Context: one part of a larger RNA
RNA sequence: CUCUGGAGAAGGAACUCGGCAAAUUGACACCGUAACUUCGGAAGAAGGUGUGCCUUUAGUAGGUGAACCAUUUACUUGGGGAGCCCAAUGAGGUCGCAGAGAAUCGGUGGCUGCAACUGUUUAAUAAAAACACAGCACUCUGCAAAGACGAAAGUCGACGUAUAGGGUGUGACGCCUGCCCGGUGCUGGAAGAUUAAUUGAUGGGGUGCAAGCUCUUGAUCGAAGUCCCAGUAAACGGCGGCCGUAACCAUAACGGUCCUAAGGUAGCGAAAUUCCUUGUCGGGUAAGUUCCGACCUGCACGAAUGGCGUAAUGAUGGCCACACUGUCUCCUCCAGAGACUCA
Repeated sequence: CUCUGGAGAAGGAACUCGGCAAAUUGACACCGUAACUUCGGAAGAAGGUGUGCCUUUAGUAGGUGAACCAUUUACUUGGGGAGCCCAAUGAGGUCGCAGAGAAUCGGUGGCUGCAACUGUUUAAUAAAAACACAGCACUCUGCAAAGACGAAAGUCGACGUAUAGGGUGUGACGCCUGCCCGGUGCUGGAAGAUUAAUUGAUGGGGUGCAAGCUCUUGAUCGAAGUCCCAGUAAACGGCGGCCGUAACCAUAACGGUCCUAAGGUAGCGAAAUUCCUUGUCGGGUAAGUUCCGACCUGCACGAAUGGCGUAAUGAUGGCCACACUGUCUCCUCCAGAGACUCA
């Protein structure tokens, strides 16, 4: 010096990306316990007090319950109390530095993001806000179901039958889920247009004396589909610009104009989204690019690609405080094991 343990004056997070690591807390009994809440919780909230042994209370309270007695003779019921087990509480005393004497054995609280929750996951760098989930919605499917596997036979679906089964999206719960069907998709419609094989009017060529055979031309017939006409957004998706205007200034309830299928409603908003940006204001600090609360100028939130809230939950992210400490100021000592030297 390295590793593993132990102790530390004064300070107590000044360390650091970050209290990482360590320390604190810890058991049982009693007292006491806030906001919020889906009334279940939160909660072991928080915060306190006690704890050994001896005498006594007391072999008491309590528990168990034999012999024996009676009885409607029953694996009955009612008495009966032996024996055994054995507190709490109160009072007094007593020892040690220390009585949950060792070991086992929650640190706590506040604000906030995300996900409701328990669960699942990258076997061997990611456990999460990702996946799943109950619930919600749309859509397909009438049974020889839809769908799937398979040359096929057949099988699953299902020995089920629309309160069933398949697919897709969202993701407890609460309040809600606005406008657009022009594009793409899906569903429905069938008048017209287009359209394959097919049909084969007509004309032409070859050959033949001819009948004919053969090559070609292609009028006409001709389905689904497409064009077309509607519906449909919890289908894929989309949800504007410029100019002017109020008796200070500023702003614009208001007006004009262009474009669109329609121009973003409620709610939220510098956000897991904000470039400018460490936006501005307030709080917390002596000092705060983070944090919390507001504002709205949303580069580029926004309503089941769900919006906004939300108790509980979380080896989840951010911030703060108390307690605690060798994380640090600033290192020191002890024990053990290595390394090193000699044999």
Large-subunit ribosomal RNA, domain IV from a metagenome, 343 nucleotides, folded computationally. The prediction has a mean pLDDT of 88.